[in-house]
RNA sequence: AUAGGUAUUUGAGUUAAUUGCUGCUUAAGCAGAGGAAAGUCCGGGCUCCAUAGAGCAAAAGGGUAGCUAACGGCUACUAAAAGUAAUUUUAAGGAAAGUGCCACAGAAAAUAACCGCCAUUAUGGUAAGGGUGAAAAGGUGGUGUAAGAGACCACCAGUUUUUUAGGAAACUAAAAAAGCUAGGUAAACCCCCUUUGGAGCAAGACUAAAUAGGAAGGUGAUAGGGGCUGCUCGUCCUCCUUCAGGGUAAGUCGCUAGAGAUUAUAAGUGAUUAUAAUUCGAGAUAAAUAAUUAACAAAUACAGAACCCGGCUUAUUAAAUGCCUAUUUUA
Numbered sequence: 001a002u003a004g005g006u007a008u009u010u011g012a013g014u015u016a017a018u019u020g021c022u023g024c025u026u027a028a029g030c031a032g033a034g035g036a037a038a039g040u041c042c043g044g045g046c047u048c049c050a051u052a053g054a055g056c057a058a059a060a061g062g063g064u065a066g067c068u069a070a071c072g073g074c075u076a077c078u079a080a081a082a083g084u085a086a087u088u089u090u091a092a093g094g095a096a097a098g099u100g101c102c103a104c105a106g107a108a109a110a111u112a113a114c115c116g117c118c119a120u121u122a123u124g125g126u127a128a129g130g131g132u133g134a135a136a137a138g139g140u141g142g143u144g145u146a147a148g149a150g151a152c153c154a155c156c157a158g159u160u161u162u163u164u165a166g167g168a169a170a171c172u173a174a175a176a177a178a179g180c181u182a183g184g185u186a187a188a189c190c191c192c193c194u195u196u197g198g199a200g201c202a203a204g205a206c207u208a209a210a211u212a213g214g215a216a217g218g219u220g221a222u223a224g225g226g227g228c229u230g231c232u233c234g235u236c237c238u239c240c241u242u243c244a245g246g247g248u249a250a251g252u253c254g255c256u257a258g259a260g261a262u263u264a265u266a267a268g269u270g271a272u273u274a275u276a277a278u279u280c281g282a283g284a285u286a287a288a289u290a291a292u293u294a295a296c297a298a299a300u301a302c303a304g305a306a307c308c309c310g311g312c313u314u315a316u317u318a319a320a321u322g323c324c325u326a327u328u329u330u331a
Stems, first nucleotide, its partner, number of pairs: 001327010013296007021032004034302001038313002041311005046200004053233004058196005063077005078092001079090004093191002098189002100185003114130002116126004138156006157181002159178008204253004214243005224238005260279008
C1' cells in the first nucleotide's frame, strides 16, 4: 500500500430568539419517537379465570459447563465442516428397538448376479476383473483355490471394547485386543432425556347514568347447562329454552420510578455479578413533538412509541476508530 476478518461509536444536526402543540409543575420553568420504535418469532413482569390440583394428549428444545427473572437467548470450551489464515457456521442424543425412503442408470440399492472366470451332459460354483451409479460386501501385497473370496496371513484405514495420562465435563492423546468391515437418512415416523395451565392492556378495576319488563314451553334435580381445559378425574358457579321489544356502550385508573440508566472500584478468560455515588429522559387516545431567523457544522439510508422489559430475526446506508490475518515494497 492492497485485499480480507472482527469489535465498537454516531444515527444531521448544535446554540440562541420568536410563534405553535402535548404532559408535568403551583406558574418561575422542565421534558417530548428508534437502533431497529418493524416482525409478533421466543421469554417474562403484570391482570383475570381462581379456591387451586392430578393424569393423558399435544408442543418445544437436544455436545459440555456457566450467566440470567427466564428463554429456543448470551459466554466459554469441545467435535465436525469451510477457509492459506485471521475467523465463520452447525436442526451437534439414538440407525445394534422397530417401520419407512435413497429418483434415473444399473442384473441388483439390503435374502444381489448382466458381462466375465472356472468346472461341465443338463447344469453348478464364483463375487477377485469389467460396466452402471452419489453410493455395489474396506485398501495394498501374498498364501490358498478348479476358478476365486478376510477363507487365511502381514501392513494400513475404519469401528467396537478395555487400560493409562490430561481435563470438573463434553472430549483429546497413546497402547492393547477383536476379521468386527453392506452404506446413508431421524431438517422422515419413531425411541431416550429435559421443559411447558389458559387468555391477554380491546387484560382488568372503579365511578356515574339509564332501562322494562312481557309472552309461551320445559324442569324441579345425585338432572341439565356453563367456567377452569384439547380430553378424563377433580373443583367452582347456576333453573333452562324460544319469540317480540327497551336501555347503555360515558368517564377515571391501569399509563410509566423500572429485573431502570450513567460513572467508578473489585472479582471473573467472558457473558456477568457485588458495592458506592449520581440521576428521573413521551405517556398520546382519531392520535402531540412543528415553523421562521442568525451563527457554526455539514456524511446518509431504513424509517414514528400506544402496558412494560430481556432477546432473536428482518430492512438499511453514511462517516469514523481499534485490533487481527495474508501478500508486496522500503528501512
This is a predicted structure of a 331-nucleotide RNA (Bacterial RNase P class A) from Fusobacterium sp.
The prediction has a mean pLDDT of 77.
It matches the Rfam family "Bacterial RNase P class A". It is annotated as a ribozyme.
RNAcentral holds the sequence, with entries from ENA.
It is recorded under the gene name rnpB.